[in-house]
Context: one part of a larger RNA
Parts: sequence; C1' cells; structure tokens
RNA sequence: CCCUCGUUAAGGAACUCGGCAAAUUGACCCCGUAACUUCGGGAGAAGGGGUACUCCGGUCCGUGUAGGGGCAAGCCCCCGAGGCGGGUAGGAGGCGCAGAGAAGAGGCCCAGGCGACUGUUUAGCAAAAACACAGGUCAGUGCCAAGUGGGAACACGAAGUAUACUGGCUGACGCCUGCCCAAUGCCGGAAGGUUAAGGGAAGAGGUAAGCGCAAGCGAAGCUUUGAACCGAAGCCCCGGUCAAUGGCGGCCGUAACUAUAACGGUCCUAAGGUAGCGAAAUUCCUUGUCGGGUAAGUUCCGACCCGCACGAAUGGCGUAACGAUCUGGGCGCUGUCUCAACGAGGGACCC
Repeated sequence: CCCUCGUUAAGGAACUCGGCAAAUUGACCCCGUAACUUCGGGAGAAGGGGUACUCCGGUCCGUGUAGGGGCAAGCCCCCGAGGCGGGUAGGAGGCGCAGAGAAGAGGCCCAGGCGACUGUUUAGCAAAAACACAGGUCAGUGCCAAGUGGGAACACGAAGUAUACUGGCUGACGCCUGCCCAAUGCCGGAAGGUUAAGGGAAGAGGUAAGCGCAAGCGAAGCUUUGAACCGAAGCCCCGGUCAAUGGCGGCCGUAACUAUAACGGUCCUAAGGUAGCGAAAUUCCUUGUCGGGUAAGUUCCGACCCGCACGAAUGGCGUAACGAUCUGGGCGCUGUCUCAACGAGGGACCC
C1' cells in the first nucleotide's frame, strides 16, 4: 500500500451525476394515527410509552380433597370451599450506563412522472415506463368451423359449437373517445367498359391431281395459320366502412389609448384538431415568463400558452392501491465528506 472488518472528537450530505456505500430503524404489548379513497384501503401511517428481577396480587386456567348433585350404581359422571401448581391485569421494591441487556428482526415523511394491480423478460452488462394481464372493441368462423402443423394420411382446435374458437388493436377503474371515405385496404354490388384459356370459324399460306405454249392458275385431302363472335374472376365503375391504413390548412383586414381580435374577406381541401392536456418521457429558440421551495435551484412543483413538432383505443385526461421503477424535497442517521486516526484478520513486502 491492497482486501475484508471494528471504533471515532467536533460538524452532519459540506461528499457525489446521485446519500452510491454505510449508519439509523428493527421483536412483542399498549396508546395513538392525516390527506386521499374504488370505503377494501392508506396503517406497522406518522408519533409516543412499556419490557429483566424480587414481593404482593384481583382474576383466569389446571389439579382435584372436604362437601354437594346425578343416574344406567361404577375404581362412574358433573360442580367443586380450602390446599397445591401455572398464566396474567395491577401495585410495591431495590440493582445496573443499559432489563426485546447477546444473535436474528421495517428508517420515515412530502410532492411528481410512468405503468392500474400480483406476475413476465434480454440463461452470461438492461427487470424497466418493455411483455403479459383481467376489461374494452373490431374482424373471421354454422362445424368435416375458421385458424394451425404436415407432402399426404392425419392431428390440434375440441371429445368444444358463436356466452365457443381464432386473429388484430387497446389495456383495471372513472369521465370520455370529435371531423374526414378523396387516397390505400376491406366489405357489398353487378348494368356498362376492359379481360385469359377455351369455343368459333371468315380469310390467308404451303403441298399438289389437273389446266395452260408460257408466265401462271389450281379441286379434294393433308398441313401452317387465323378475323368477327361467345368466354369468368380481376381491374375500371357504383356504394359502404376509420376502436380499417391513415389525414385533421394558408393569407389579409377589423373594436374610441395601446394591445388583442368575438367579427369580415379571400384561396385551397376528403376534412381542416372537438373535449381534455400542454416548455410535457413530446418545447428547437430555452436556464421561455411568473410564482413556490434554497442564502444561492439548467433539475423539481404550481401556473401561463407563442403546442419548432400533444390530442382522443399506434387511445385522451384523471385516478385510490401497488413498484428492488424514475424525478425533486424534508426529518432522522451516519467516516459519503471537512480529514483523517487507531485497531483486527488476510495479502503484498522483508528475513
């Protein structure tokens, strides 16, 4: 010097990204407990007091004598003064620094974010505000179900049957969930347009008997092709649908101080963001501005609203309870620190 421990004057978070670590608290009994609340909770809230031993002791329990009662008459059952044993409320006493005398055994409170909750997870850097979850909603599925595995047989679904099963989204509960169907998707429609194989054969070419002096023409058959026309779904088209994918404007002017604009004009759109919330897990400018807390506060809390770029089941806003969650503050407590010291064990090191 390193590791693991123990103790520490005065101070007590001044340490630090941050009370990380450590310390405090700790059992049982009694008293006493707020906001808030889904009336269960919050609660072990918080905050106090007591605890060993000796004596006394009301009361309770056991034992069961005397005595009493009972009958089925027994070595029976029930009650049971006193006695004996035990527990305990209470009272008294002395002893120690200290009586849950050692060990083991919650620190607490206030405010906020997120997620309702108990659960689950990156086996080996992440336990969380991620996943799941009851509940909500949409869609599919009528049973040889849809869906899933498989090449198939077949199996699961299910020895179930729409109060069921499957898939998507949301995620307790409370109050709610606005506008847009133009685009994309899905569902429905089938009149018209387009449209494949196939059907259909007009027509064209090759071959060639034959005809012709020749150029050439050319039946039948075979063969190579082949236009009309008839041909579904799909697409176009017509409608519906947003808890389907998604989207939810701009410019200019206007009130008798100023400022602002309930109001007006105009352009564009499928429709121009409702409620609620808002510098937010979202705010660039930004340490916004004001208020609170501090002597001093880029964090925190409450407001404001100019929302760069919140917003309603990729849910919005609240919410008691819950959390090895995250953020800010306070009390207690401490070697975290001012600032270090001493001690113990184990190393390093030396012989």
Predicted 3D model of a 351-nucleotide part of an RNA (large-subunit ribosomal RNA, domain IV) from an Actinomycetota bacterium. The full RNA is in RNAcentral, with records from ENA. Lineage of the source: Bacteria > Bacillati > Actinomycetota.